Context: one part of a larger RNA
Molecule: large-subunit ribosomal RNA, domain II
Organism: Pterocystida sp.
RNA sequence: GGAGGUCGUAAGUAUCACUUAAGAUCCAGAGCAAAUGCGGUUAUCAGGCCCGUCUUGAAACACGGACCAAGGAGUCUAGCACAUGUGCGAGUCGUAGGGUGGAAAACCUGAAGGCGCAAUGAAAGUAAACGUAGGUGGGACUCUCCUUCACGGGGGACGCACCAUCGACCGAUCACGAUCCACGGUGAAUGAUUUGAGUUGUAGCACAUUUGCUGGUACCCGAAAGAUGGUGAACUAUGCCUGUAUAGGGCGAAGCCAGAGGAAACUCUGGUGGAGGCUCGUAGCGAUACUGACGUGCAAAUCGUUCGUCAAAUAUGGGUAUAGGGGCGAAAGACUAAUCGAACCAUCUAGUAGCUGGUUCCCUCCGAAGUUUCCCUCAGGAUAGCUGGAGCUCGUUUCGUAGCCUUGUCAGGUAAAGCGAAUGAUUAGAGGAUUCGGGGAUGAAACAUCUUCGACCUAUUCUCAAACUUUAAAUGGGCAAGAAGUCCUUGUUGCUUAAGUGAACUUGGACGUUGGGUACAGAGCUCUUAGUGGGCCAUUUUUGGUAAGCAGAACUGGCGAUGUGGGAUGAUCCGAACGCCGAGUUAAGGCGCCUAACUACGCGCUCAUCAGAUACCACAAAAGGUGUUGGUUGAUACAGACAGCAGGACGGUGGCCAUGGAAGUCGGAAUCCGCUAAGGAGUGUGUAACAACUCACCUGCCGAAUCAAUUAGCCCUGAAAAUGGAUGGCGCUUAAGCGCGUGGCCUAUACUCGGCCGUCAGCGCGAUUUUUUGUGUGCUGACGAGUAGGAGGGCGUGGCGGUUGCGACGCAGCCCAGGGCGCGAGCCCGGGCGAAGCGGCCGCUAGUGCAGAUCUUGGU
Numbered sequence: 001g002g003a004g005g006u007c008g009u010a011a012g013u014a015u016c017a018c019u020u021a022a023g024a025u026c027c028a029g030a031g032c033a034a035a036u037g038c039g040g041u042u043a044u045c046a047g048g049c050c051c052g053u054c055u056u057g058a059a060a061c062a063c064g065g066a067c068c069a070a071g072g073a074g075u076c077u078a079g080c081a082c083a084u085g086u087g088c089g090a091g092u093c094g095u096a097g098g099g100u101g102g103a104a105a106a107c108c109u110g111a112a113g114g115c116g117c118a119a120u121g122a123a124a125g126u127a128a129a130c131g132u133a134g135g136u137g138g139g140a141c142u143c144u145c146c147u148u149c150a151c152g153g154g155g156g157a158c159g160c161a162c163c164a165u166c167g168a169c170c171g172a173u174c175a176c177g178a179u180c181c182a183c184g185g186u187g188a189a190u191g192a193u194u195u196g197a198g199u200u201g202u203a204g205c206a207c208a209u210u211u212g213c214u215g216g217u218a219c220c221c222g223a224a225a226g227a228u229g230g231u232g233a234a235c236u237a238u239g240c241c242u243g244u245a246u247a248g249g250g251c252g253a254a255g256c257c258a259g260a261g262g263a264a265a266c267u268c269u270g271g272u273g274g275a276g277g278c279u280c281g282u283a284g285c286g287a288u289a290c291u292g293a294c295g296u297g298c299a300a301a302u303c304g305u306u307c308g309u310c311a312a313a314u315a316u317g318g319g320u321a322u323a324g325g326g327g328c329g330a331a332a333g334a335c336u337a338a339u340c341g342a343a344c345c346a347u348c349u350a351g352u353a354g355c356u357g358g359u360u361c362c363c364u365c366c367g368a369a370g371u372u373u374c375c376c377u378c379a380g381g382a383u384a385g386c387u388g389g390a391g392c393u394c395g396u397u398u399c400g401u402a403g404c405c406u407u408g409u410c411a412g413g414u415a416a417a418g419c420g421a422a423u424g425a426u427u428a429g430a431g432g433a434u435u436c437g438g439g440g441a442u443g444a445a446a447c448a449u450c451u452u453c454g455a456c457c458u459a460u461u462c463u464c465a466a467a468c469u470u471u472a473a474a475u476g477g478g479c480a481a482g483a484a485g486u487c488c489u490u491g492u493u494g495c496u497u498a499a500g501u502g503a504a505c506u507u508g509g510a511c512g513u514u515g516g517g518u519a520c521a522g523a524g525c526u527c528u529u530a531g532u533g534g535g536c537c538a539u540u541u542u543u544g545g546u547a548a549g550c551a552g553a554a555c556u557g558g559c560g561a562u563g564u565g566g567g568a569u570g571a572u573c574c575g576a577a578c579g580c581c582g583a584g585u586u587a588a589g590g591c592g593c594c595u596a597a598c599u600a601c602g603c604g605c606u607c608a609u610c611a612g613a614u615a616c617c618a619c620a621a622a623a624g625g626u627g628u629u630g631g632u633u634g635a636u637a638c639a640g641a642c643a644g645c646a647g648g649a650c651g652g653u654g655g656c657c658a659u660g661g662a663a664g665u666c667g668g669a670a671u672c673c674g675c676u677a678a679g680g681a682g683u684g685u686g687u688a689a690c691a692a693c694u695c696a697c698c699u700g701c702c703g704a705a706u707c708a709a710u711u712a713g714c715c716c717u718g719a720a721a722a723u724g725g726a727u728g729g730c731g732c733u734u735a736a737g738c739g740c741g742u743g744g745c746c747u748a749u750a751c752u753c754g755g756c757c758g759u760c761a762g763c764g765c766g767a768u769u770u771u772u773u774g775u776g777u778g779c780u781g782a783c784g785a786g787u788a789g790g791a792g793g794g795c796g797u798g799g800c801g802g803u804u805g806c807g808a809c810g811c812a813g814c815c816c817a818g819g820g821c822g823c824g825a826g827c828c829c830g831g832g833c834g835a836a837g838c839g840g841c842c843g844c845u846a847g848u849g850c851a852g853a854u855c856u857u858g859g860u
Base pairs, nucleotide, nucleotide: 050065051064052063053062066860067859068858069857070856071855074359076216077215078214079213080212081211083209084208085207086206087205088204091115092114093113097109098108099107119126120125134166135165136164137163138162142157143156144155145154146153147152167200168199169198170196171195172194173192174191175190180185219358220357222355226348227347228346229345230344231343237322238321239320240319241318242317243316244315245314248280249279250278251276255272256271257270258269259268260267261266284309285308286307289305290304292303293302324340326336327335361794362793363792364791365790366789371384373382374381375380385532386531388528389527390526391525392524393523394522400520401519402518404517405516406481407480408479409478410477416471417469418468423465424464425463428460430458431457432456435455436454437453438452439451440450441449442448485511486510487509488508491505492504493503495502535559536558537557538556540554541553542552543551544550564575565574566573579756580755581754582753583752584751585750589746590745591744592730593729594728598743600742601741602740603739604738605737612732623717624716625715627714628713629712630711631710632709633708634707635706636705644701645700646699647698648697650674651673652672656668657667680695684693685692757784758783759782760781761780762779763778764777765776795849797846798845799844800843801842802841803840804839805838806837813833814832815831816830818829819828820827821826
């Protein structure tokens, strides 16, 4: 500290006695002076992105939204299902009719009818008792016995509902078939491990309400279409009839005339003439360009300039004809009344929409899914899953439950491993009698000899496998861990055994509850049901892909549906999940200033003319550095190294070859010997070739460490992009950078404690009532996120009934830095304006609540 017991206490009831206090409510009066109250405004500081919506994801450069008022969207009905309530109950309901009546009501009665009371079979048809309406197991309540001071414990009886299981009965099916008989049938009795939405002492019917489903306009608004019947040719298209209109020039066909030529035919020249889908061009008709003007226009096609045509396929008035899947068309799908790839009007029609948009008050409790299967299925449904609600049966720790552990047991073929194990792939040699293929030698030839390459065999060796495997995990999965048990015993059997052997079931009895651990306090069952069925992200595993903020899977956790501290910023990362407050303490992350908290401490590293600075994360590599700091390995060194300065660096020999030349040094091959402290048949400079200088090597001076390779910390190079810019900014250099370590401190809605609110549970008390119950109330404990969605309890509006009130001493309504109550929807009081109706409570009822719909109407 906890549990149990006991005693008390609390709430409550009853009675009696006594005493005191409080002041809710109510009544009367005073007053807005003040403020821990309310309103406005200004300034500073901190935080802070715009609502609604579809969406994995919206502050979005996604869409709707200027403002205000009023209107504006799950309704009613029929059927069905579950639940609840009420009435009657093997019945129930009751508008044929009748009766009564204050006479269309209400009330009484009620044939028929509906549903129920019997099922089964395709049907003809047949049709639910062996029985105390059956047995067994579990089973609440009740009764009873023993024990105990009491609480409690143990035994027995009856065993409800319900569950499990075995029977019996009825129908169907199948088998068998007595009896009778017109020989076709009839079909008793008996059976089956067949079958039924059956029976086994019944539960329904009617009404009401909620919820759900379906049909109806079906929550509201919205098509493109489809159908029926009509109206149009005053625009325009075309035909026909009948009218009207069309300057002035140019060109100059035929015909004709004259002259000339010619034998003639005829030709030429000059005139005349006036033809023409000819030409220039006015009116008219049209409409090419400026892509001009205008473009809330003069105008829903106009104006200007320019342009086309202008005697005909011309222009035009009037009349008439052709009509909607129809017309008409010098054909453009043009035109058919500002409408044409099928006119307009009315109706079917509130057509349908798996699609878009919208869908109206509050609080409390619970709380998802984007997965399975199927679908002319992929923007949708059904189905299962996940959710809510209503409960019911037990229970208060014996039992029970578990995203737990342990033990036992079972299945598996993934990781790994293996390939001197099978299958398949695969490298290298080694050995090899025979056999096979190719080449070669000897040989005329030989299945002759020898040699060689390959195949092959043997023992090894190297490397592999998603669709290989002997072996074989971890993790994960199933079952079990007792009374429905264990042991002894009896009986039955057509099964089984050689067998009273066994197996299954069974009679009686014993053991009496401990049958692994841990945790929890509830467990089990039924009915009904919304939403969802676009998902996305992270660690790990994994498939495709060069890769992706790519596509597809698995486990788990998140976001979606979720705020909060941190990551400057941020759907998903880190911390941590949330009633309203106070105090304390932390997490992640931080502690120069912005900015709360040590310019803390200790030890290293780093200088960047591009330093660096915190996971996810907002990038840099290979390769380099005698920048600096460490490590490793190998060398050298007081017998004096390394570096520096100085001296020597010789002789055979100008080695041999090659060459125009080559004497150490163009080139090639070779690269000895001597003397030495040491000196290469030569490391470079150099010469035409020599020379000369230099290096290697040796020595002197000097006097103690030196050199090389490699490695990894920081730093540097590698390292170029377009507006000016980002360790978050400033800035920082024995850091405020990087790597370690140690204290202290800051801070979340997390944790701890306390107060309050709500919800749920447990234990009490309790009016009314016949009872089950039980509005209320006391104590104790736990819990409180939430989109779609569900449920409960409330607020407000119109109307009706009942009841009770207010009102000219002022109703409703409107206005107000007046006061108050409620978590809230809202409500009450006060004052002013106003001038006639209006509330509370209990019920009923509904055209009942607006910010959005490019919503409707009006106003600004």